[in-house]
Context: one part of a larger RNA
RNA sequence: GCAUAUGGUGAAUGCCUUGGCGAUUACAGGCGAUGAAGGACGUGGUAGUCUGCGAAAUUUUUCGGGGAGCUGACAAAUGAGCUUUGAUCCGGAAGUGUCCGAAUGGGGAAACCCACCCGCAAGGGUAUCCAUCUCUGAAUUCAUAGGAGAUGUGAAGCAAACCGAGUGAAUUGAAACAUCUUAGUAACUCGAGGAAAAGAAAUCAACCGAGAUUCCGGUAGUAGUGGCGAGCGAAACCGGAACAGCCUGUUAUUUUUAGCACACGCGUUAAUAGAACGGAAUGGAAAGUCCGGCCGUAGAGGGUGAUAGUCCCGUAUAUGAAAGCCCGUGUGUGGAACUAGGGUAACGAUAAGUAGGACGGGACACGUGAAAUCUUGUCUGAAUAUGGGGGGACCAUCCUCCAAGGCUAAAUACUCGUAAUCGACCGAUAGUGAACAAGUACCGUGAGGGAAAGGUGAAAAGAACCCCGGGAGGGGAGUGAAAUAGAUUCUGAAACCGUAUGC
Numbered sequence: 001g002c003a004u005a006u007g008g009u010g011a012a013u014g015c016c017u018u019g020g021c022g023a024u025u026a027c028a029g030g031c032g033a034u035g036a037a038g039g040a041c042g043u044g045g046u047a048g049u050c051u052g053c054g055a056a057a058u059u060u061u062u063c064g065g066g067g068a069g070c071u072g073a074c075a076a077a078u079g080a081g082c083u084u085u086g087a088u089c090c091g092g093a094a095g096u097g098u099c100c101g102a103a104u105g106g107g108g109a110a111a112c113c114c115a116c117c118c119g120c121a122a123g124g125g126u127a128u129c130c131a132u133c134u135c136u137g138a139a140u141u142c143a144u145a146g147g148a149g150a151u152g153u154g155a156a157g158c159a160a161a162c163c164g165a166g167u168g169a170a171u172u173g174a175a176a177c178a179u180c181u182u183a184g185u186a187a188c189u190c191g192a193g194g195a196a197a198a199g200a201a202a203u204c205a206a207c208c209g210a211g212a213u214u215c216c217g218g219u220a221g222u223a224g225u226g227g228c229g230a231g232c233g234a235a236a237c238c239g240g241a242a243c244a245g246c247c248u249g250u251u252a253u254u255u256u257u258a259g260c261a262c263a264c265g266c267g268u269u270a271a272u273a274g275a276a277c278g279g280a281a282u283g284g285a286a287a288g289u290c291c292g293g294c295c296g297u298a299g300a301g302g303g304u305g306a307u308a309g310u311c312c313c314g315u316a317u318a319u320g321a322a323a324g325c326c327c328g329u330g331u332g333u334g335g336a337a338c339u340a341g342g343g344u345a346a347c348g349a350u351a352a353g354u355a356g357g358a359c360g361g362g363a364c365a366c367g368u369g370a371a372a373u374c375u376u377g378u379c380u381g382a383a384u385a386u387g388g389g390g391g392g393a394c395c396a397u398c399c400u401c402c403a404a405g406g407c408u409a410a411a412u413a414c415u416c417g418u419a420a421u422c423g424a425c426c427g428a429u430a431g432u433g434a435a436c437a438a439g440u441a442c443c444g445u446g447a448g449g450g451a452a453a454g455g456u457g458a459a460a461a462g463a464a465c466c467c468c469g470g471g472a473g474g475g476g477a478g479u480g481a482a483a484u485a486g487a488u489u490c491u492g493a494a495a496c497c498g499u500a501u502g503c
Base pairs, nucleotide, nucleotide: 001503002502003501004500005499006498007497008496014490015455016454019426020425021423022422023421024420025419026418027417028415029414030158031157038100039099040098041054042053043052045078046077048074049073050072060094061093062092063091064090065089069082070081071080105114106113107112115126116125117124118123128155129154130152131151132150133149134148135147136146162193163191164190165189166188167187173180177227203210204209214241215240216239217238218237224232225231245407246406247405249347250346251345252344253343254342255341256340259333260332261331262330263329264328265327267325268324269323271319272318273317277292278291279290280289293310294309295299301313302312303311356380357379358378359377360376361375362374363373366392387402388401389400390399391398442449443448462489465476466475467474468473
């Protein structure tokens, strides 16, 4: 050096899954000055972390369920207790709820400091803005501004995406680059809702007609637009989803709803019942094999010492709520002073610095173009139903509609979340960054960055006792089916390092 055998190290691979990922359906779509989201500090007989809770502190009261053990997890042990006078546990309703935080008595380097008023005390109140009311009250006579107070279940702050509006990039593409594109995107700001926005024609169409909006499939990558480059890119119309229309000023009259109370019902927040199997051999263990049965509106799934319809939890099915919530139906009540609406009658009104124009912009698929239409910063400026707008410059004819006020469900978008179910999704270098004390340890002044780390066994039965050793560790003994399953524990590849034997 080679070969064989046997070890060490090492962690791949295989198998597994508590965790993820992606969907479907239903629900929910908000929480907050009645103090939220998120935290700090406490709280257990016993140190720490997580969970729960708040000085009434791993909880209190009450109403239901349930029925034998219980005092959450890591995680045992021990102590002390509770419990058929029904505990622990599950659900509803209430109570308590330190301090910080919008944080709101003042301050502040968050979880701290310092006050005033009322009250014997316990305790309560004291921010700002807005609205309403009251009292005061200048320059300045009346007044007004201002000031003070009362009332308010009015606002504020948080929250994943979706929505409307305001401001609004660049990388990039054009094989450079400036118009253009990326893109009205990202980002920032404001506002709202469970959806939002839009919406009942001053619309389209084409001489026939349709009849609000929204969304989807076509039309169509068409017509167009475009340094006619890169690119951008409709609409009418057709087929579907879903359909719903309305209101207005004054006077008179009539009537009802919303609201509130009660009753009933569906659903929901705990649950209850729930069929049917034995034997033999093997084996550590039977659910596998063999033999013979049974149930099935239940042969979904999971567990149990190997693969169980019939062992356990369940499943099909049936049943169920004292209390709360959601929705629906019915009955009753209540006032015309207030709020919102319907019917009838009479009278009236028909949206002016508007439409349009000029200049400069923007939006329309449309880059100023022949550029209509919409919008508006500046300047202008009509008619008013015998009227006006549009039909892609413009004019006539014709057709069609009625601007300058407002409301409106559904079809549509999204998922921080709850429940159930599913997957030719992952299986620990994968799948979330995180299957484990993970946004942890650690790094950074900070904004911020950000890991690694799963598996004994069916059951701890986790190795009493003896020996070597200071210990670590090991050798016996014992447990176990197995200990080369011994706690850095399943399997245990390779690199790398030994030992033995042969050549």
The prediction has a mean pLDDT of 84.
Predicted 3D model of a 503-nucleotide part of an RNA (large-subunit ribosomal RNA, domain I) from an uncultured archaeon.
It matches the Rfam family "Archaeal large subunit ribosomal RNA". A reference for the family is Yusupov et al. (2001), "Crystal structure of the ribosome at 5.5 A resolution", Science.